[in-house]
Molecule: transfer RNA
Organism: Minisyncoccota bacterium
RNA sequence: GCUCCUGUCGUUUAAUGGAUAAGACGCUGGCCUCCGAAGCCGGAAAUUGAGGUUCGAUUCCUCAUGGGAGCA
Numbered sequence: 001g002c003u004c005c006u007g008u009c010g011u012u013u014a015a016u017g018g019a020u021a022a023g024a025c026g027c028u029g030g031c032c033u034c035c036g037a038a039g040c041c042g043g044a045a046a047u048u049g050a051g052g053u054u055c056g057a058u059u060c061c062u063c064a065u066g067g068g069a070g071c072a
Base pairs, nucleotide, nucleotide: 001071002070003069004068005067006066007065010025011024012023013022018055027043028042029041030040031039048064049063050062051061052060
């Protein structure tokens, strides 16, 4: 340099073009306890960026960008 794959809460994993973007672990508040752990009930937290298609985009297309792989 060329080609391909990939980017969603702190981590990991979901989500037929129509959801308040869901779950697990973690974090945190409360209950419980002598104090913790466990358990139970809550809370915060994410779609890499910019365009395009569409009535509607996490999803499809283009470009950029981060990561990975192959070829040279």